[in-house]
RNA sequence: GGGCCUAUAGUUUAAUGGCAGAACGCCGCCUUUGCAAGGCGGAGAUGGCAGUUCAAUUCUGCCUAGGUCCA
Repeated sequence: GGGCCUAUAGUUUAAUGGCAGAACGCCGCCUUUGCAAGGCGGAGAUGGCAGUUCAAUUCUGCCUAGGUCCA
C1' cells in the first nucleotide's frame, strides 16, 4: 500500500427498511437492627460525515478505530 470482516447502554449482546429490546452493572423505593438476596420502578446506546428512501441499526460511498490475510 491492497483485499476481507467488525463497530448498538459502563460491559456482554438482540433487532433481514417501520416506535432500538434484554442480561449484568448503576440509581430510587419496599423488605432487614444492618448487609446480602429478593420484589417494584427509573436513567442510560446505534463510531463519524454524506447518499438512496415516505421512513435507515439495517442498503451504498468515504473517513476513523480494531481484527485478519497478501505484499